[in-house]
This record gives sequence, C1' cells and structure tokens, in this order.
RNA sequence: UAAAAUCUUUGGGGCAGGGUGAAAUUCCCUACCGGCAGUAUAGUCUGCGAGGGCGAAAGCCUUGACGGGGUGAGAUUCUCCGACCGACGGUAAAGUCCGGAUGAAAAAAGAUUUUU
Repeated sequence: UAAAAUCUUUGGGGCAGGGUGAAAUUCCCUACCGGCAGUAUAGUCUGCGAGGGCGAAAGCCUUGACGGGGUGAGAUUCUCCGACCGACGGUAAAGUCCGGAUGAAAAAAGAUUUUU
C1' cells in the first nucleotide's frame, strides 16, 4: 500500500398562511421536502435500498416522476424558465399527521486481526 475476516458506530426530510365544513395538517388556494452508489454536483439518467404481493424457506415477482434555453472539452447533475412524482394501515379522501418503526436496510466511517 492492497485484499480478506470480525466487530462497533452512523444511517429520511417536509403543511407556515388562508377557504369550505359538524368534522379535513387528508378536499380547495397557497406552502414545504428530497435515502444510498455511479457519473461534471441528480427526487425525475443508470443501478441499489425501503414499501407491496406470493412462498414453509431459499427465493421469485412488483414498485413514481422532465422538458426547453444557456455555459462548457464534458452536465437530462451546474445555471435560467416552466413542469412533474411520492408504498401500506388509520382517519373527512394524506409525499408532509398517527401507526407497523426504540424496526429493517442500500451504504458511509472507524477499530482489531490475518495475508501481501
């Protein structure tokens, strides 16, 4: 320096203001939010995770959304403009409330050991 093994820790944000109503952070106007890796810096590209279904299990299946202009060697990632998307259960119909969840996990950081 590199690889492997074991362990530890970390590891998701967001209804402010107004309207209707007996009742809505759920409807309407408006507001707000964006997991991990890759790549010119990404919610909307590629891949992964979470969620859902089936199964005794291994595992299998499923799972949202972007266009135009500009700069540049290079950007659907920057910048300008205008859009769009968001599991399941509960409840006046929920991306934002409550719940499964003091859970799980992509992954990140660190420690130790071994080998080189």

This is a predicted structure of a 116-nucleotide RNA (FMN riboswitch aptamer (RFN element)). The sequence was found by an Rfam model in a public genome assembly.